[in-house]
Context: one part of a larger RNA
RNA sequence: GGCGCACGGUGGAUGCCUAGGCGUCACGAGCCGAUGAAGGGCGUGGAAGGCUGCGAAAAGCUUCGGGGAGCCGUCAGCAGGCGUUGAUCCGGAGAUACCCGAAUGGGGCAACCCGGCCGAAGUGAUGUUCGGUCACGGCCGCCUGAAUCUAUAGGGCGGUGCGAGGUAAGUGGGGGAACUGAAACAUCUCAGUACCCCGAGGAAGAGGAAUCAACCGAGAUACCCCAAGUAGUGGUGAGCGAACGGGGUGUUGCCCAAACCGUGUCCAUGUCAAGGCUGUAGCCGUUGUGGACAGGGGGUUGUAGGACCUGGUGGAGACCGCUACAGAGGUCUCGCAGAUGGCUUGGGUGUAGUCGAACGAUCUGGGAAGGUCGGCCAGAGCGGGUGAGAGCCCCGUAGACGAAACAUACCAAGGAUGUGUGAUCAGGCACCUGAGUACCGCGGAGCACGUGAAAUUCCGUGGGAAGCUGGGGGGACCACCCUCCAAGGCGAACUACUCGUGACGACCGAUAGUGAACGAGUACCGUGAGGGAAAGGUGAAAAGCACCCCGGAAGGGGGAUGAAAAGACCCUGAAACCGUGCGCCG
Numbered sequence: 001g002g003c004g005c006a007c008g009g010u011g012g013a014u015g016c017c018u019a020g021g022c023g024u025c026a027c028g029a030g031c032c033g034a035u036g037a038a039g040g041g042c043g044u045g046g047a048a049g050g051c052u053g054c055g056a057a058a059a060g061c062u063u064c065g066g067g068g069a070g071c072c073g074u075c076a077g078c079a080g081g082c083g084u085u086g087a088u089c090c091g092g093a094g095a096u097a098c099c100c101g102a103a104u105g106g107g108g109c110a111a112c113c114c115g116g117c118c119g120a121a122g123u124g125a126u127g128u129u130c131g132g133u134c135a136c137g138g139c140c141g142c143c144u145g146a147a148u149c150u151a152u153a154g155g156g157c158g159g160u161g162c163g164a165g166g167u168a169a170g171u172g173g174g175g176g177a178a179c180u181g182a183a184a185c186a187u188c189u190c191a192g193u194a195c196c197c198c199g200a201g202g203a204a205g206a207g208g209a210a211u212c213a214a215c216c217g218a219g220a221u222a223c224c225c226c227a228a229g230u231a232g233u234g235g236u237g238a239g240c241g242a243a244c245g246g247g248g249u250g251u252u253g254c255c256c257a258a259a260c261c262g263u264g265u266c267c268a269u270g271u272c273a274a275g276g277c278u279g280u281a282g283c284c285g286u287u288g289u290g291g292a293c294a295g296g297g298g299g300u301u302g303u304a305g306g307a308c309c310u311g312g313u314g315g316a317g318a319c320c321g322c323u324a325c326a327g328a329g330g331u332c333u334c335g336c337a338g339a340u341g342g343c344u345u346g347g348g349u350g351u352a353g354u355c356g357a358a359c360g361a362u363c364u365g366g367g368a369a370g371g372u373c374g375g376c377c378a379g380a381g382c383g384g385g386u387g388a389g390a391g392c393c394c395c396g397u398a399g400a401c402g403a404a405a406c407a408u409a410c411c412a413a414g415g416a417u418g419u420g421u422g423a424u425c426a427g428g429c430a431c432c433u434g435a436g437u438a439c440c441g442c443g444g445a446g447c448a449c450g451u452g453a454a455a456u457u458c459c460g461u462g463g464g465a466a467g468c469u470g471g472g473g474g475g476a477c478c479a480c481c482c483u484c485c486a487a488g489g490c491g492a493a494c495u496a497c498u499c500g501u502g503a504c505g506a507c508c509g510a511u512a513g514u515g516a517a518c519g520a521g522u523a524c525c526g527u528g529a530g531g532g533a534a535a536g537g538u539g540a541a542a543a544g545c546a547c548c549c550c551g552g553a554a555g556g557g558g559g560a561u562g563a564a565a566a567g568a569c570c571c572u573g574a575a576a577c578c579g580u581g582c583g584c585c586g
Stems, first nucleotide, its partner, number of pairs: 001585009015571001016537002020508002022505009031166002039100003042055003046078001050074002061094006070082003105114003115134007136163002138160007171199005181188001185235001211218002222249005232240002253490003256434001260297002263294007275284002277327006302468001304433003308428006315334006335421003340416001343414005348408004353401003359374005375392002377381001383395003439463007449475001470485005524531002544570001547558004
């Protein structure tokens, strides 16, 4: 030195565990903010380093409920306290809430500096301190007021919790890549993805056919399953990729514009007056007529609908017009109808909780829940804990209850408010039914559809209809036929996402599972945008080794605890690697 055996050190694999993650389902909830948010800075404890909580009233204050013996967070010990006169703790409602931050009195290198006005404390007075208030924009009102007469712009003052900022995912819109794939690459693809911006909401968007279909018919939208990787599209490459129709979830339909009739204001016209609901008589007459605007009634569709005129069918009362009578009409009230995140009451639900059955002996053991013997409960034998494996020990579970306060979009009732109050039939008439619109040319985009035979939809640009005897669509286009009414608007549910609660998992078990089981978006790195870790386990219980010896200490030897030193570098403790002893070989 090698090999072997034995015993160690180092190291932290493996096994077991779980405080943390991941996913699915069900139910519920869903914006916060000038009443100052989100997010921070700095403080705050008897002593206090991080985290947590809180805010100069500072691990807290008040009150109303729950609860019932302990408590002063993590976090032990010391000191000192609190609590059956009900603390700690849990829930509801309040108070306080420094400084920064939209940050808003002015400034500023965030958490700082400096003010005005009103009131107050203090002072002989000033300095100082305390409370309130003072940004900008929008809207409303008043005053003022140019070029320019009226006016408008502008300015000033007052009022106004209207805005401003934040927000993970989901959502509508405006913009919009490249790597990549095509085995290169340009059309194409990735992809209308990532990303940026704007907006809104608890959802958003879409939505009651100018839709489909096919000569039969359907009947808004949305979402799921199929149709179907089909028909298509495509350097006919890579790829992209429907619809009809069927089955489900959930359902809900409405309102304007116009014609026409009143009213108001303005403009034009107008005295032989046409006019003032009709008839008769009287009376009035800048009434009337035409136009513009505002508001009220009316009206809302395609087997066309509506307006207007005539006729038929109808609850009551009051009032109205220039006057009287008669007729017709209009308005209001009652009555009736149906609606309502406006109110009240009750219920339900949520935010704390409560009750809740049934077991003993013995053996082994450190320990019984294990073995043995004998019982019991069960609307409860889900699960967890307890010194090993417990239906009957504990927490629970099945089942049954519960709110002073606050919330409630669910259910019911009441009254309140607002709305409607004729509907319909027959005939006539031909007044209305969304115009720089539809559509066309050109250039684009979007439709599964790359310009293609390319319909349908949208944008730019240039042209530019018909108007109900009208118009659109049915994949160029035409005819027939069928079907539907554009150029105005609203809108719940089923759907997406997140959070909360609950349940579950042929999900992970510390190099896994979130980046993060632990003071983790921390330490650390970077000027910055940003990047971004490692790190779990004594034991049933600290019982965490009194005391003695060696040593300066670390550490060790006794001794004690414990079932076991498992001794805090603490469960198990593999290998690499490093040793000690013995044997063999050289």